[in-house]
Model confidence (mean pLDDT): 77 of 100. This is a predicted structure of a 74-nucleotide RNA (SAH (S-adenosyl-L-homocysteine) riboswitch aptamer) from an uncultured Thiotrichales bacterium. Rfam family: SAH (S-adenosyl-L-homocysteine) riboswitch aptamer. Gene Ontology terms of the family: regulation of gene expression and S-adenosylhomocysteine metabolic process. Rfam 15.1 lists 1,354 matches to the family in 1,132 species.
RNA sequence: AUUGUUGAGGGGCACUGCAACGGACUCCCGUCAGGCUCGACGAUCUUCUUCAUUUACAACGGUGCUCGCUCAUG
Numbered sequence: 001a002u003u004g005u006u007g008a009g010g011g012g013c014a015c016u017g018c019a020a021c022g023g024a025c026u027c028c029c030g031u032c033a034g035g036c037u038c039g040a041c042g043a044u045c046u047u048c049u050u051c052a053u054u055u056a057c058a059a060c061g062g063u064g065c066u067c068g069c070u071c072a073u074g
Base pairs, nucleotide, nucleotide: 001044002043003042004041005040006039007038008037009036010067011066012065013064014063015062018035020031021030022029023028034060
């Protein structure tokens, strides 16, 4: 660096449907708003001074309604 699994980024309901996937094969139908980021573990590849310790734990996520948390005002 790539990839698989997984955890987290506070929730619920509804809607649209880009990518992706599946079906069909004439470009249509279905599913679909954590697909992103930050970590953990495994695998593959690549690079090069190495190892240890300490510190830090975020920024984001279509539309409408709504709950929770925090702050301010009345």